Predicted 3D model of RNase P RNA and transfer RNA as a complex of 407 nucleotides. It holds a member of the Rfam family "Bacterial RNase P class A".

RNA sequence: UGAGCAGGCUGUAUGGCUGCGGCGGUUAACCGCUGAGGAAAGUCCGAGCUCCAUAGAGCAGGGUGCCGGGUAACACCCGGUGGAGGCGACUCCAAGGAAAGUGCAACAGAGAUAUACCGCACCCCCAGGGGUGUAAGGGUGAAAAGGCGAGGUAAGAGCUCACCGAUUCGCUGGCGACAGUGAAUUCAUGUAAACCCCAUCCGGAGCAAGAUUGGUGGAAUCGCGGGUUGCUCGCCCCAUUUCCCAAUAAUCGCUAGAGCCCCCGGGUAACCGUGGGUCCAGAUAGAUAGCCAUACCAGACAGAACUCGGCUUACAGGCCUGUCUCACACU
RNA sequence: GCCUCGGUAGCUCAGCUGGUAGAGCAAGGGACUGAAAAUCCCUGUGUCGGUGGUUCAAGUCCACUCUGAGGCACCA
Numbered sequence: 001u002g003a004g005c006a007g008g009c010u011g012u013a014u015g016g017c018u019g020c021g022g023c024g025g026u027u028a029a030c031c032g033c034u035g036a037g038g039a040a041a042g043u044c045c046g047a048g049c050u051c052c053a054u055a056g057a058g059c060a061g062g063g064u065g066c067c068g069g070g071u072a073a074c075a076c077c078c079g080g081u082g083g084a085g086g087c088g089a090c091u092c093c094a095a096g097g098a099a100a101g102u103g104c105a106a107c108a109g110a111g112a113u114a115u116a117c118c119g120c121a122c123c124c125c126c127a128g129g130g131g132u133g134u135a136a137g138g139g140u141g142a143a144a145a146g147g148c149g150a151g152g153u154a155a156g157a158g159c160u161c162a163c164c165g166a167u168u169c170g171c172u173g174g175c176g177a178c179a180g181u182g183a184a185u186u187c188a189u190g191u192a193a194a195c196c197c198c199a200u201c202c203g204g205a206g207c208a209a210g211a212u213u214g215g216u217g218g219a220a221u222c223g224c225g226g227g228u229u230g231c232u233c234g235c236c237c238c239a240u241u242u243c244c245c246a247a248u249a250a251u252c253g254c255u256a257g258a259g260c261c262c263c264c265g266g267g268u269a270a271c272c273g274u275g276g277g278u279c280c281a282g283a284u285a286g287a288u289a290g291c292c293a294u295a296c297c298a299g300a301c302a303g304a305a306c307u308c309g310g311c312u313u314a315c316a317g318g319c320c321u322g323u324c325u326c327a328c329a330c331u
Numbered sequence: 332g333c334c335u336c337g338g339u340a341g342c343u344c345a346g347c348u349g350g351u352a353g354a355g356c357a358a359g360g361g362a363c364u365g366a367a368a369a370u371c372c373c374u375g376u377g378u379c380g381g382u383g384g385u386u387c388a389a390g391u392c393c394a395c396u397c398u399g400a401g402g403c404a405c406c407a
Base pairs, nucleotide, nucleotide: 001327002326003325004324005322006321007320008319009318010317012295013294014293015292016291017290018289020035021034022033023032024031025030037301041312042311044310045309046308047307048306049206050205051204052203056233057232058231059230061202062201063200064199065198066080067079068078069077070076081095082093083092084091085090096197097196101195102194103191104190105189117138118137119134120133121132122131123130124129125128146164147163149161150160151159165187166186167184168183169182170181171180172179173178210252211251212250213249216246217245218244220242221239223238225237226236227235228234259278260277261276262275264273265272266271296299332403333402334401335400336399337398338397341356342355343354344353350387358374359373360372361371362370380396381395382394383393384392
């Protein structure tokens, strides 16, 4: 200098005029303060909160799936193990069990989980065929009886041996996943994002949940009742009750919260603890806008609706950090 | 806002446990006819909404995404 890797920030700014939502002051006019995002999105996970038993039992169903930790919890995060990719910095992985059982493996191929088509060897009749042995070679296929070399054999074969791989058992190290090492001869196809098994977790519904206040008519009546939103049991309720139909408002829930920022301490880190500071939309037909001027050639994805923690997806451009990596050049 | 379904040929739909995607209508060509209609015969129909993954193999299984449709407001 060029190309990368990892992490983070920003994503129009300033001024003027006219408007809108919320809060406060004021009798009102009016005045003051405040008013979208990193994803507010998808609604994919996990919770808070609310109602139904302070959420109970069994079955069904569903989620998760290497190890250790973090957290309110998680399918998230951090650190590691193993595997894959890259020269490298580094990145990615739904990563338990196929030796409990069942299913499937189209076409091709002799044979798809068990097989002898060609071949090889021996035997029998001997044109040619038959029998036996054989998975080393050919052919088919995504996949064909651990791989490869030597010995051995009638020909062959883990039949035997060396090396490599897998499995099981032992020893050493590690909290553990696992790693190293020795032995055994065990060598068993793939698929569980097929059923399933094992371990572990999950009650259901969702703010249109629900609570309060006001108001009208109709129906049922201790049973073939209603509620508990898969089923059974159990539990609860029955007139200050329950259900249905029609019609149909207001207030609360509604924003101060596992909140945000900073210092110090602990921890490799995620995170935790102490102390200090701070208040940051709350509508209900739904505000956050429109116009003008200046600046830079230009301004992406996109708009809250109960609230948080995550994940995923979309995103023009700009900026920063690193005892980070590679290549080239120079010293 | 919350919940639940769908997307396959030009149109309407099948395709259930993964194995080379079909039916009806429509369209094109031919036969019949003087010419048409009807009828008969033949034919082409497709990135299975998109992207990625699992698998030897995906319309089918899984994840993400685009798009269309439907349902849900309360009690005393």